This is a predicted complex of two RNAs, RNase P RNA and transfer RNA, with 446 nucleotides together. Model confidence (mean pLDDT): 75 of 100.

[in-house]
RNA sequence: AGUACGCUGGAUGACCGCGCCUCGCUGGGCGAGGUGAGGAAAGUCCGGGCUUCACGCGGGCAAGGUGCAGGAUAACGUCCUGUCGAGGCAACUCGAAGGAAAGUGCCACAGAAACAUACCGCCGCCGCGCGAGCGACGGCAAGGUUGAAAUCGUGAGGUAAGAGCUCACGGAGAUUCGCGGUGACGCGGACUCGGGUAAACCCCACCUGAAGCAAGAGCGCUCGAUCUCCCACAGGUCUGCCAUCGGCAGCUUUGCGGGACGGAUGCCCCUCCGAACGAGCACAUCUCGCACCGAGGCGUUCGGCAACGAGCGUCCCAGAGAGAUGGUCAUCGCCCACCCCGUGGGUACAGAAUCCGGCUUACAGGCGUGCU
RNA sequence: GCGCCCGUAGCUCAGUAGGAUAGAGCGGCGGUUUCCUAAACCGCAGGUCACAGGUUCGAAUCCUGUCGGGCGUA
Numbered sequence: 001a002g003u004a005c006g007c008u009g010g011a012u013g014a015c016c017g018c019g020c021c022u023c024g025c026u027g028g029g030c031g032a033g034g035u036g037a038g039g040a041a042a043g044u045c046c047g048g049g050c051u052u053c054a055c056g057c058g059g060g061c062a063a064g065g066u067g068c069a070g071g072a073u074a075a076c077g078u079c080c081u082g083u084c085g086a087g088g089c090a091a092c093u094c095g096a097a098g099g100a101a102a103g104u105g106c107c108a109c110a111g112a113a114a115c116a117u118a119c120c121g122c123c124g125c126c127g128c129g130c131g132a133g134c135g136a137c138g139g140c141a142a143g144g145u146u147g148a149a150a151u152c153g154u155g156a157g158g159u160a161a162g163a164g165c166u167c168a169c170g171g172a173g174a175u176u177c178g179c180g181g182u183g184a185c186g187c188g189g190a191c192u193c194g195g196g197u198a199a200a201c202c203c204c205a206c207c208u209g210a211a212g213c214a215a216g217a218g219c220g221c222u223c224g225a226u227c228u229c230c231c232a233c234a235g236g237u238c239u240g241c242c243a244u245c246g247g248c249a250g251c252u253u254u255g256c257g258g259g260a261c262g263g264a265u266g267c268c269c270c271u272c273c274g275a276a277c278g279a280g281c282a283c284a285u286c287u288c289g290c291a292c293c294g295a296g297g298c299g300u301u302c303g304g305c306a307a308c309g310a311g312c313g314u315c316c317c318a319g320a321g322a323g324a325u326g327g328u329c330a331u332c333g334c335c336c337a338c339c340c341c342g343u344g345g346g347u348a349c350a351g352a353a354u355c356c357g358g359c360u361u362a363c364a365g366g367c368g369u370g371c372u
Numbered sequence: 373g374c375g376c377c378c379g380u381a382g383c384u385c386a387g388u389a390g391g392a393u394a395g396a397g398c399g400g401c402g403g404u405u406u407c408c409u410a411a412a413c414c415g416c417a418g419g420u421c422a423c424a425g426g427u428u429c430g431a432a433u434c435c436u437g438u439c440g441g442g443c444g445u446a
Stems, first nucleotide, its partner, number of pairs: 001372008010332007018036008038349001042360002045358005050212004056270001058269004063208005068082005083097001084095004098203002103201002105197003119144002121140004126135003152170006171193003175190006216288003220281005228260004233255004238250005261274004296315008333347006373445007382398004391429001400416005422438005
């Protein structure tokens, strides 16, 4: 000088003031004690806890999301360790990092041609012409031209001219073989040389029910709707008739099965269910959820490269009325300026609202550790 | 708090499966006309497509993050 990680985010005292909790006194209230913002409380971008959706850990489709491998975790798009690629002298950093050889679309302008093509050109042969040259047919894709991008690059051989056509070195790759690795992948050999774009559609693999604490539960009254229908079988009660150990018919009801109808928060099937609702008025804006017990904090030991996990000890730590968590003074610390024994100014970003794990963004300054 | 949507000229809006000069109307400025004004006609200016980064040959458009504004919800 740089790089990575972690921590901190003024201190003390006095006075005044605010919210919540506990205790005491108590008529409103007063007194005492305790406690009272953050690393991001922010953006609301992900993931969960929790709650409701009457009843579903089922299958398929749709829709949405994720995208190297292994691991961590309650879970994740997060984190750790590694692989590959890019950058850097290095420490190290960054990466939406599957598939373009399944298919479709697009690639403006320019250019012959943007994915199947030949404008200029090179070559062969034929014809015409005195000749320069012109025309027809065929071969080529090296060179020129255009473009962001033009069929692997350089060199040599080869050829009529050329071309991975052949060779050497190098590059890339769907595939394949061997070895190593849990794996991504690496090394070596074979084969091939087929534009780009998937933050275009899409394909592949995996994941996801929806809504959200203003969720939701509790604390009143009234009205309305619905609680179903059909068939078959079995049983019971009652009535009637035949008639006498009982049988038949009808009504009603129960159970089981099937069907219809309706419903289960995207649709269909399967499965299950047969009541779950709507409106108005009144009182109010109440209590719980919700604030001591949690994926909790701190310390320590052990395991692991690490993320993290396990054990032990210890602590209880904001909270609403969407409203409190503050102000003044003094001294000290830090920074800046100046007319430098002093004076003046400043001291970041920001502020809980259901809780937790992350990401992202904002942030004056200070401290520590490792590495180059 | 939670959920959702939108930012293009001074104003109101087009432009959206990316294609290069980003347009229209009103308004503004200058000119013609008129004694002057209005109207009419002609011309001109005015844009970091809210901002930043990325994907791509190329971004107003696609992706991500900020900033600002609006709507719904007991």
About this RNA
It holds a member of the Rfam family "Bacterial RNase P class A". Rfam classes the family as a ribozyme. About the family: Ribonuclease P (RNase P) is a ubiquitous endoribonuclease, found in archaea, bacteria and eukarya as well as chloroplasts and mitochondria. Its family is annotated with ribonuclease P activity, tRNA processing and dimeric ribonuclease P complex in the Gene Ontology.